RNAcentral holds the sequence, with entries from ENA. The RNA shown here (Bacterial RNase P class A) has 362 nucleotides and comes from an Acidimicrobiia bacterium. Taxonomically the source falls in Acidimicrobiia (Bacteria, Bacillati, Actinomycetota). It is recorded under the gene name rnpB. It matches the Rfam family "Bacterial RNase P class A". It is annotated as a ribozyme. Its family is annotated with tRNA processing, dimeric ribonuclease P complex and ribonuclease P activity in the Gene Ontology.
[in-house]
RNA sequence: CGAGCCCGGGAGGCGGCCGCGGCGUCUCGGCAUCGCCGAGCCGUUGAGGAAAGUCCGGACUCCACAGGGCAUGGGUGCUGGCUAACGGCCAGGCGGGGCGACCCGACGGAUAGUGCAACAGAGAGCAAACCGCCGAUGGGACCCCGUCAUCACGACGGGGUCAACAGGCAAGGGUGAAACGGUGGUGUAAGAGACCACCAGCGUCCGGGGUGACUCGGGCGGCUCGGUAAACCCCACCCGGAGCAAGGCCAAGCAGGGACAGGGCUGCCCGUCCGCAACGUCCCAGGUGGGCCGCAGAGAUAGAUGGUCGCCGCCUGUCUCACGACAGGAGACAGAAUCCGGCUUAUACCCGGACUCGCACC
Numbered sequence: 001c002g003a004g005c006c007c008g009g010g011a012g013g014c015g016g017c018c019g020c021g022g023c024g025u026c027u028c029g030g031c032a033u034c035g036c037c038g039a040g041c042c043g044u045u046g047a048g049g050a051a052a053g054u055c056c057g058g059a060c061u062c063c064a065c066a067g068g069g070c071a072u073g074g075g076u077g078c079u080g081g082c083u084a085a086c087g088g089c090c091a092g093g094c095g096g097g098g099c100g101a102c103c104c105g106a107c108g109g110a111u112a113g114u115g116c117a118a119c120a121g122a123g124a125g126c127a128a129a130c131c132g133c134c135g136a137u138g139g140g141a142c143c144c145c146g147u148c149a150u151c152a153c154g155a156c157g158g159g160g161u162c163a164a165c166a167g168g169c170a171a172g173g174g175u176g177a178a179a180c181g182g183u184g185g186u187g188u189a190a191g192a193g194a195c196c197a198c199c200a201g202c203g204u205c206c207g208g209g210g211u212g213a214c215u216c217g218g219g220c221g222g223c224u225c226g227g228u229a230a231a232c233c234c235c236a237c238c239c240g241g242a243g244c245a246a247g248g249c250c251a252a253g254c255a256g257g258g259a260c261a262g263g264g265c266u267g268c269c270c271g272u273c274c275g276c277a278a279c280g281u282c283c284c285a286g287g288u289g290g291g292c293c294g295c296a297g298a299g300a301u302a303g304a305u306g307g308u309c310g311c312c313g314c315c316u317g318u319c320u321c322a323c324g325a326c327a328g329g330a331g332a333c334a335g336a337a338u339c340c341g342g343c344u345u346a347u348a349c350c351c352g353g354a355c356u357c358g359c360a361c362c
Base pairs, nucleotide, nucleotide: 001358002357003356004355006353007352008351009350010349012312013311014310015309016308017307018306020046021045022044023043024042026040027039028038029037030036031035048333052344053343055342056341057340058339059338060243061242062241063240073239074238075237076236077235078092079091080090081089082088093107094105095104096103097102108234109233113232114231115228116227130173131172132169133168134167137166138165140162141161142160143159144158145157146156147155148154181199182198183197184196185195186194200224202221203220204219205218206217207216208215209214247293248292249291250290256284257283258282259281260280262274263273264272265271314329315328316327317326318325319324
């Protein structure tokens, strides 16, 4: 200098003017008066790193619920720690990728059982036999020899050759994501863990290291027992439901329920006096419209948080030894609605730090 990798931070600053939402003082107006509504002046305050997706975990609220177990359903799934909790974070182990810094992984179980595997291929899980190899053995054809026998045909035995019929094999070819360990040898008719040596892998035992996942070394074993569980399933652990339109308080109108006549003179009747709103008055319960709380150093109601100008900052170009000057330019993703902790996704540009690889020079 170039390329890369990881972590952290910012998401322009200050001011003027205009506009919008919340709150407060004051003024004015209206309703008709502890107030409410509207307007205005002034003051103060007003989005994010993701406010997003609503994917996890909680706070809060209501409903259900003695305690425990089982079943069903859902979730999580290497180890240790952190955390209120988590499926989050940190560190580590193992596997995979990269020359490397580093990145990715639902990463328990496939000898509990069941299922599945497109296309290609002969064969896809009880392995199989297309090309191929062999054809020792059995059978066939031909030739030779021997014995027996015959007029002749022939029979039996042995040897050789041929084809590849029965049959044997799975080494090699070919198909596939995957074809039942690899290399070498023994062996054989040809072959094969059939057998042997070494290697890989699996199981098991012993010893060392580590809290642990795991790892290192050695012995033994049968020789190999495929893949798939974000397929059913098995194992371990966790889990009540609904969500701020939760929920609580106040409470017009209409409808509903209830109360309301008598009293005095006189104990009773009569009489007389006073009082009486019944299409009325008062009360009650639930509760609609509506209002308030829940609700916040933005915050309501379908939802304000914007525009413009100046200076500085950033980028590019020109000039200058330099300080600097001038001109031009750019700014993404997005938009709170109960709150908080995470994850995921979107994002122009800028800044800082650690590290890796390559090239060049000293």